[in-house]
Transfer RNA from Nostocoides jenkinsii, 73 nucleotides, folded computationally. RNAcentral records the identical sequence in 2 taxa. The prediction has a mean pLDDT of 81. Rfam family: tRNA. By type it is a transfer RNA.
RNA sequence: GCCUUCGUAGCACAGGUGGUAGUGCUGCCGACUUUUAAUCGGCGGGUCGUAGGUUCGAGCCCUACCGGAGGCA
Numbered sequence: 001g002c003c004u005u006c007g008u009a010g011c012a013c014a015g016g017u018g019g020u021a022g023u024g025c026u027g028c029c030g031a032c033u034u035u036u037a038a039u040c041g042g043c044g045g046g047u048c049g050u051a052g053g054u055u056c057g058a059g060c061c062c063u064a065c066c067g068g069a070g071g072c073a
Stems, first nucleotide, its partner, number of pairs: 001072007010025004019056001027043005049065005
């Protein structure tokens, strides 16, 4: 230098053929308990790596760039 792949909540990851972004853990509140732990219930937390484009509509499609991993030279 070129190619492939990944980037979504604090962490680990889902997200069919484009149609209102989810799960587990964590955090907060509550129940239970003499208390803690465990368990159960509820709530919060996201400009979906950045910038453009296509589209009525983009996490998803296209382009460039940034970062991680791998391959070729």